[in-house]
Formats: sequence, C1' cells, structure tokens
RNA sequence: GGGAGAUGGAGGACGGCCGACGGUAGCCGAAAGGCAGCUGAGGAAGUUCCCCCCUCCAAGGGCAAGGUGGACGUGCGCAAGCACGUACGGAGAGAUCCGUGGCAAGGGCUCAGAAACGACACAGCUCCGGUGCAGGAUGAACCGCUAGGCGGGGACGUUCCCGGAGAUCUGAUGAAACGGCGACUCCCCACCGGAGCAAGUCCAUACAGCGGGAAAGACCGGCCCGGGACCCGCGGGUAGGAUGCAUAGUCGAAUGCCGUCUGAAACAGAAGGGGGGCUACUACCACCACCC
RNA sequence: GUGGGAGUAGCACAGAGGCUAUGCACGGGACUGCAGAUCCUGAGAUCGGGGGUUCGAAUCCCUCCUCCCACCCCA
Repeated sequence: GGGAGAUGGAGGACGGCCGACGGUAGCCGAAAGGCAGCUGAGGAAGUUCCCCCCUCCAAGGGCAAGGUGGACGUGCGCAAGCACGUACGGAGAGAUCCGUGGCAAGGGCUCAGAAACGACACAGCUCCGGUGCAGGAUGAACCGCUAGGCGGGGACGUUCCCGGAGAUCUGAUGAAACGGCGACUCCCCACCGGAGCAAGUCCAUACAGCGGGAAAGACCGGCCCGGGACCCGCGGGUAGGAUGCAUAGUCGAAUGCCGUCUGAAACAGAAGGGGGGCUACUACCACCACCC
Repeated sequence: GUGGGAGUAGCACAGAGGCUAUGCACGGGACUGCAGAUCCUGAGAUCGGGGGUUCGAAUCCCUCCUCCCACCCCA
C1' cells in the first nucleotide's frame, strides 16, 4: 500500500432558485391579489414480535385455557426490556457472534440391536441336577508323557437340550446402552383482563325491511359468582365532513430543483405518540483481528 | 392501518419428530375398426426461501418472501 472481515459511531454541510409542493402565520389592500418570512422523513420511518400513554368494552371477583419471558450477579426502567461482569456449551483462523430453568411424576427416543426408558430380562461365563441321543470293555470320564501317538485307569458320558443357583465380567447394533437426551402440544417460576386510532367522539347523507332465538335469561370471547335486554341470519344503504392529530401533521397522503465541497453513496419514504426487539444497508470515521 | 389465516407434484388435498399418502390430469401397454370408458404399469415434490435445535425437521424455534379474508350504517 492492497484485500477480505468484526464491533461501535455517524448516516451530510453550505449557498442559490422558485413559492413550484404540505403547513403556519406577518404587512398592504374593500376585494381579487401583492410583498416579505419560518418550518417540513429515518436510523431503521421497514417488520408488526412485545411494552407504555390514550380510547372503548360492567372496566368487578374466582377458576380454566392461552400468551410472553426464563444461566448467575449488580445496576437502570412503570413495563417490554437493556447495560456491564462471570460461568458453561457451540460456530469461526481470529477479532467476535449465537445459545442457556427442570426431568420428581405423565409422555417420547423409527430402523438396527440381547436390550431404547422400566428396570431388568436374554445369551455367553461358573457351579449343581436331569432326560434323551451320538460315543463307550474293539476301553468312557479323568491323569501323565518324548503328543495325529503311547502309557496308566476301569464305567461312564463330550457337544447339544431342559431346569435351578451364582457372578454383575462380556455382548456385533445405534446418535445414545443404564446413565442419559428432548418437548409449543410435560413440569416449575415471573408477568399479562380483552380489543384496538378503520379505537373512540360529533355533525351530515341514504335505505326497507323480513325471518328466527330470548326473563323457562339475550349478551358479558370458556365456566361459576355477579350483572340483566338484547342477540343471530338474510336483505338493503352510504362510501361525506370535523375531531382524535402534535412547532412535519397528512388521508387520492406534501417534503422540490440547481451548484460547490467531491464522484455523498447504499438500505430505504412518517400516518396518534413514545420505548424495546428483529431484519436490511455502508461512500465516511474510530478501534480490533487476519491475509498478501 | 389493525386483526386473522394460508403456502406440499400441473390442479385439489392428507400427513401433530422417523421412507411425503391419495384423487384428477400426464406417459406407456392391454381392450377397440378408431376413440371414450375400464384394466395394468410408470414418471413427476428445492414440502415458499434461508438459518437454528435435534441422531433425525413438511412438522419445533427464529428470520425473510408471497397470497387470501374481515373492518362502516340500517344496529
């Protein structure tokens, strides 16, 4: 000097044009209009995985079900969660990154394997007993030697089969073999009422009602307490405005163009607000680790 | 915008951790004068993409993509 990474930061500045776009409001003018200002997308506005504010639902009590999180310590936060440190496991060459409750009970571990979640059976091994068959006085078991044989011995009896006892050593398989592993649908702990700005509030417009259920209880997401008058289906109608909504404040949803720094790039465009997680990107800066 | 659901062969669907099953469609054969129906047989699946957990993933977890449905009034 180049290359390819990791972490953190930061994700333009200045000037001009024109009011051309959204908003706001000043001066002149009777008005039409004219003049001069200010302000206007992100670190993720993305995703919708969570929490809070806010709004409605008897918003109340209990249970069930469901959801979210789950190493340990300290700190912060209403909460979701975050920061730092430590331990263990995994990935990587490293910087670094990712993960973490428990098997006591219920349930699971295909195939293969003797056996797969229950502790042992089963086979091999050792000992004892039994029946039958082969063998056996043309010499069994057993013992010895110079070992395909010979000698001693003198009537049983090897392998196989059946039964019993012992030992807890071995057993081909498999990811895992007697101690283990996993789970949203098992257990434990903590937290959470539900629905959501198309919430909700006000004004306006249009139409057409019919059928069924219901105080012998509609409905309150499942049940009970509690509350107590509506509910369901078919059909029909309108597709407006204001507010919620903010020093950006839109709803067919504004956020422009040019120049210079210098070739300002890439991912990407608010929709009630705020916070956290996750995902996408790197022209630039710092630091770390590596290769040439 | 908010809430909910789905993605498996050309199409429709099954499969709740152990070889992705079935029907229609498609190819070949039989039957027929030819075709249809019928019978026999065969092929066809990145299980939407990627990563993780696990011995093993369509299935469990994370993430990305695509598609579908509901929302107002009479009430």
Molecule: RNase P RNA; transfer RNA
Organism: Candidatus Methanomethylophilaceae archaeon